Predicted 3D model of a 558-nucleotide part of an RNA (small-subunit ribosomal RNA, 5' domain) from an uncultured Eubacteriales bacterium. The RNAcentral record of the full RNA draws on ENA and SILVA. It matches the Rfam family "Bacterial small subunit ribosomal RNA".

Context: one part of a larger RNA
């Protein structure tokens, strides 16, 4: 100079990054892969249609007829007019009644011959779980890189185009009953649906055999045609329709993978022979696909000083660091690639795995157990215990980009966006500025005059970065809503030098001295060395020199 760093002292702020290199040890817990009800049939809720029931509300009918005035009648009394009293009959007004007819929660019973709508979803079915994240153990190999092959192959969703898409059948989960087990589970009967599954029809530009024509190659062969024989298809779904979608067949892009080959990139000769499925033919088989890829015969090859084999070490690159460059080192981090997923073997299913959160078997190891048996896999993000000089929150949000499902609304995403945390690291700010004494005090030295910290404080003006409080407050979200971050960035605005400086080192290589204690002691030290009584090298104190929120040491790299 440089680090995926550590340790010592110190430590104000931001912004962008980085963060188990050791034990691929071992794991509590939480979450990391689902979706679709517009493939299916149930269950559970709702909701509708009708019948009776009905709390309640609104409605106001028959009835009954007080009280008070006024009129009319009629008794009596008296001053032809007032005084007291008595009778029936009618009208209006309020009240009392509660009828009939309207609406009506709620409960109950039915939906028959036929039959719904909405919510939810356990099971069946479909598409994903091969993609993303991890980690570097194996691996010296076509693993990677690079430049080709492939006339030796596959390919799902997705683009284009070109035909279909008819008619049956037989089950099974769920559900229900029973019944086994402690559990995990499971077994028997019975029912049932489907875009599940299984025939038959239909079909070639598909596939296989066969005859045959042109054109061509670097062998085997390849393209194009044309006749024949055989064999192989399919499903619906939503909509009120129009119409979308899904389905099968086949051809061709796209995009992804397979397999083959030149070169190329480690160390050892104190590793020189290695090898029997080894080479190689033929025959059968076998893969999408060529091949000893398997297998039975046959032949004896094949590889090696241009370093086989064996041993050690290792993921490979794009890059990274470092050098003027040639080169050396290196392979965190971001990108491709490959390898593994508790070791250790193995195959289902699929377009596509020999599959990290899928199956089976063995082995260790945890844990549950009624001992009959069952369960489990953090090298996914968090997190714990271990090892270790050493490495972070058991956090928020799907808002963005992306990915899975779905017609959509949407849901799922510890991917990914963001916060937390660590000076780890690299950028940037700050910790005041200006004037102030022939120069305070204190402290060092001293030749006692006096020199040095030192404009350095003190004090007198001045400003506001960062931080502090207080007010507003984004973008990031392409037509309206919708923002984890975030009251975050940013802005004003108050207020005040107030909150913010240490680390090494001063013999020579090296920028930087004197005093004082030690006395070959205590120590120092990268190297040469210092230290045994006037130590610029040892401890302290002044002073000086480097860097500066760091500075030193360790360690690896060039």
């Nucleotide at each position: 100079g440089a680090u995926a760093a550590a340790c010592g002292c110190u430590g104000g702020c931001g912004g962008c990054g980085c963060a188990c290199a050791u034990a691929a040890g071992a794991c509590a817990u939480g979450c990391a892969a689902g979706u679709c009800g517009a493939a299916c049939g149930g269950a559970a809720g709702u909701c509708g249609u009708u019948a009776a029931u009905g709390a309640u509300u609104a409605g106001g009918a028959a009835a009954g007829g007080a009280a008070a005035g006024a009129g009319a009648u009629u008794u009596g009394a008296u001053u032809u007019a007032u005084c007291a009293g008595a009778u029936g009959g009618g009208a209006a007004u309020a009240a009392u009644g509660g009828a009939a007819u309207a609406a009506g929660a709620g409960u109950u019973g039915a939906c028959a011959a036929a039959a719904g709508g909405c919510u939810u979803u356990a099971g069946u079915g479909g598409c994903g779980g091969a993609c993303u994240g991890g980690u570097g153990a194996g691996u010296a190999a076509c693993a990677c890189g690079u430049a080709g092959g492939u006339a030796a192959c596959c390919u799902g969703c997705c683009u284009a185009u070109u035909a279909g898409a008819g008619g049956g059948g037989a089950a099974u989960a769920a559900c229900a009953a029973u019944g086994a087990g402690a559990a995990a589970u499971c077994a028997u009967u019975g029912c049932u649906a489907a875009g599940a599954c299984c025939g038959c029809a239909u079909a070639a530009c598909a596939u296989u055999g066969c005859u045959u024509u042109a054109u061509u190659g670097c062998a085997u062969g390849a393209u194009a045609g044309a006749g024949u024989a055989a064999u192989c298809a399919a499903a619906g779904g939503a909509g009120a329709g129009a119409u979308c979608u899904g389905c099968u067949a086949a051809u061709a892009g796209a995009a992804g993978g397979g397999c083959c080959u030149g070169c190329g990139g480690c160390u050892g000769a104190u590793u020189a022979g290695c090898u029997a499925g080894u080479u190689g033919g033929u025959g059968a088989g076998g893969u999408a696909a060529g091949a000893g890829c398997u297998u039975a015969c046959c032949a004896a090859g094949g590889c090696g000083a241009c370093g086989a084999u064996c041993a050690g070490u290792a993921g490979c690159c794009g890059g990274a660091u470092u050098g003027a460059g040639a080169g050396a080192u290196u392979g965190a981090a971001c990108g491709g690639c490959c390898a593994c997923a508790u070791u250790g073997g193995g195959a289902c299913u699929g377009a596509g795995a020999u599959a990290c959160g899928g199956c089976c078997c063995a082995g260790a190891c945890u844990c549950c157990u009624a001992c009959g048996g069952g369960a489990g896999g953090c090298a996914g993000c968090a997190g714990u215990c271990g090892g270790g000089a050493a490495u972070a929150u058991u956090g928020g949000a799907c808002a963005a980009u992306g990915g899975a499902g779905g017609g959509a609304a949407c849901u799922c995403u510890g991917a990914u966006c963001c916060a937390g945390u660590g000076a780890c690291g690299c950028c940037g700010c700050g910790u005041a500025u200006a004037g102030g004494a022939a120069g305070a005090a204190g402290u060092u030295a001293u030749u006692c005059g006096u020199a040095a910290u030192g404009u350095a404080a003190a004090c007198u003006a001045u400003u506001g970065u960062c931080g502090a409080c207080a007010g507003g407050g984004a973008a990031g979200a392409g037509a309206a809503a919708g923002g984890a971050c975030a009251g975050u960035a940013c802005c004003u605005g108050u207020g005040g030098a107030g909150g913010a400086a240490g680390c090494c080192c001063c013999g020579g290589c090296u920028a930087a001295c004197u005093a004082c204690g030690u006395g070959c002691c205590a120590g120092c030290a990268g190297c040469c060395g210092c230290g045994g009584u006037a130590a610029u090298a040892c401890g302290u104190a002044g002073g000086g020199g480097g860097c500066g929120a760091g500075c030193g040491u360790u360690a690896u790299c060039c």